[in-house]
Predicted 3D model of a 71-nucleotide RNA (transfer RNA) from a Magnetococcales bacterium.
Order: sequence, then structure tokens, then C1' cells
RNA sequence: GAUCUCAUAGUUUAAUGGUAAAACAACUGUUUCCAAGUCAGUAAUAGAUGGUUCAAUUCCAUCUGAGAUCA
Repeated sequence: GAUCUCAUAGUUUAAUGGUAAAACAACUGUUUCCAAGUCAGUAAUAGAUGGUUCAAUUCCAUCUGAGAUCA
């Protein structure tokens, strides 16, 4: 330099053009003499900008960051 892939909760990962899920972690309650553990519950998420669409995390373009292959 060329081509390609990836970016979702604090962390690790799903799903998908019809409005985002689970585990762990966090918090609250329960239980306990206290703590841990159990059980119940709560909150928390689409890298940025623009486009297509009735509707975009999903499709398209650019940028940013990470990675792979080739030279």
C1' cells in the first nucleotide's frame, strides 16, 4: 500500500428490517448473631456522522478504533 472482518449493558456473548436477550458483575429485599451462599426483584446497552425505508442495531457510504491475509 491492497483486500477482508469486527465494534451491542461494567465484562463475556446472542438475535434480528417491526422497536434488544442471557450469563456473570452492581444495587435492593429475603434468609443469617454477622458475613458468605440461596431465593425474589431493580437498574443498566447498539463506536460517530449521514443516507435508504412507514420503520434501521440490522441495509448503504464515510470516518474512528481493533484484528487477519497478501505485497
Rfam family: tRNA. The family's RNA type in Rfam is transfer RNA.
The prediction has a mean pLDDT of 81.